Predicted 3D model of a 351-nucleotide part of an RNA (small-subunit ribosomal RNA, central domain) from an uncultured prokaryote. Rfam family: Bacterial small subunit ribosomal RNA. The family is grouped with related families in Rfam's "SSU clan". Model confidence (mean pLDDT): 86 of 100.
[in-house]
Context: one part of a larger RNA
Parts: sequence; C1' cells; structure tokens
RNA sequence: CUGGGCGUAAAGAGCGUGUAGGCGGUUGGAAAAGUCAGGUGUGAAAUGUCUCGGCUCAACCGGGUCACUGCGCCUGAAACUUUCUAACUGGAGUUUGGGAGGGGUAAUCGGAAUUCCUGGUGUAACGGUGAAAUGUGUAGAUAUCAGGAGGAACACCGGUGGCGAAGGCGGAUUACUGGACCAAAACUGACGCUGAGACGCGAAAGCGUGGGGAGCAAACAGGAUUAGAUACCCUGGUAGUCCACGCCGUAAACGAUGAGUGCUAGGUGUAAGGGGUAUCGACACCCCUUGUGCCGCAGUUAACGCAUUAAGCACUCCUCCUGGGGAUUUACGGCCGCAAGGUUAAAACUC
Repeated sequence: CUGGGCGUAAAGAGCGUGUAGGCGGUUGGAAAAGUCAGGUGUGAAAUGUCUCGGCUCAACCGGGUCACUGCGCCUGAAACUUUCUAACUGGAGUUUGGGAGGGGUAAUCGGAAUUCCUGGUGUAACGGUGAAAUGUGUAGAUAUCAGGAGGAACACCGGUGGCGAAGGCGGAUUACUGGACCAAAACUGACGCUGAGACGCGAAAGCGUGGGGAGCAAACAGGAUUAGAUACCCUGGUAGUCCACGCCGUAAACGAUGAGUGCUAGGUGUAAGGGGUAUCGACACCCCUUGUGCCGCAGUUAACGCAUUAAGCACUCCUCCUGGGGAUUUACGGCCGCAAGGUUAAAACUC
C1' cells in the first nucleotide's frame, strides 16, 4: 500500500466560491499512449521446481531441466480508457415571458408598550413574596389625565408556512441588488461533477476606537431562605445587549446525516407555478414540475429507525475515524490573534 467504516457506538469539515488533481454524455473517423496477442533479446551464479546421479539413507553435494510472474525491441489487434478530428442534444448554460418570497444593503417613516421628565386630579400607601424584608412614598409616591424626551423591539397576520450556501432573515415605504421556480420555443454544443491547498462568509459571547443607553442584565450590593447559601426567590445594579468601523473564527454551527448523478410501491397535507375537464363565472375534479411535512411497501439497520427530501440500489470526488484514560485534543513547537484564545497535535504512564 491493501481492509472496514462515519444519524445515535470513534468518525461528514459551520458554510460557500474555486486552483491543482481525480472523474466525466451520444455518434462516426484517425492514431495506438494505456490494454491485449505473437515473436525476439535480456532476466549472472547460487537459491526455487522437476528429474538423474554421488556420500550405506537423509541433510548435504553434483549434472540436466523448467521457472525467474520483470524489462527492452519488433510485428499485429482496436472493444474499452486515452489523444486528435468531424458531428449530435438528452447533461450544463443563455435568451424570452411570468408569478412567489422575513434573501441582502442603505435611507426614510409609523403605532403599541416600558422608563424618565413637566403639569393637573388625588391621598396614604405602593411594591414584592410561599411568607416576608430590603426598596419607593406626606419634600405627595402608587393610581389617573394631558404634554414631552429617549432607546430598543416590532403584538395580531404567523403556519407542521416562506427565503437563504450556512450563520441566519419578520412593522411599513422607497432605492440598489443576489438566487431559486414555472411555461413555451429558440440558441450555444459537454462548456460538466467534485474539489487538496487558497480565498470569502460565518450565531452568541468576547476584544479595540468612537457614539448611544429605554428595558433587560453577568459582575457587584442589599433583603430573604438555609445548618451554611459565594445559589435558586426579592429590591437595586455596572459591563454588555444597540449603532459605525476593525478584530475574533468558535457553538448540541444538528437533519448530530458531505456534494453530485441515475434507479427503486404507494397514500395524504401544505407552499409556488403550469396544463386539462367542466362552468356564465367561481367552487370542485384530474394531471405535471419545484419545494416542504406526515404515514408507509420493498430494501436496509445492532436496534431505534430510515424509507423518491433514503440511513435502499449503484457510480464519481472530497473531509474524517482506527480501544478507554492521559487529552471535552492536553504539552512542546509551528501558524493566526491586541488579548481572550483559536488551529494543527504527541509522549511517558495506565487499564
């Protein structure tokens, strides 16, 4: 090298774009690199095979024979792979016409609620809990009415629903902008798939600079509880949560399920689009495509379960695993980071 695996036992990289590489549709022709056939040269001796012989046998030794699965050259074959060439349209893409969508970025606007401020009414409580207390209140609170300020989040619609590669995305309007889907033709003509490195995106928390700060709230303070209570409960409360720019690069980043293609019973709901039947029209019924759920056959699985959105049957490419602990991938070193730390990743020892 070879094997077997990766939903839950160890194992799918958080996600994408894409370089090298690997793999790659249909038909004709050519070449003959791989491939195959024949020939030839070589493949030292010893060793090995078979056989004959020599030591009384054997081991051992000697002769002959075959083999040495390899490599070079020559001639040939042309199905497959490859290369070149000519073509094709089913893969892929482009154009046209549509409708759907919390996809993204920026700006503007809106109402409800909380808090605070000002003023009016009004008086002794309020608040909070299992019960309390801390706390607030006669310097007039709570309640209620009017006005104002400011920040953050967008009730109902809302869905087992939609969009996005993932992270994720939800008030309204406008501008700019990405993708998918459907229909019918036309066009290009394999332009494809995967993807080591690389590059980009990447929740929350955290970090840097500058803003902002209503509510909430690590830390912290107080009150309770308790044997104690560095907690759970209560009253407060700072970072933070928000914005801009720059870092960080991790999550149970989960469908714990990599991407692509083809094939393999059905039933039922739902979202987007289309076609048909019928009708004055709508409802309704039938069919197709794409997505998203549930149930279920064959098959599969250790079982649970999965089951056309596969964990079934196959092929292509990539990551990863190889007993437990040491080590929730730690130490040292490298790389990255302002730091926190991230990433890569052992050994002794031990069962």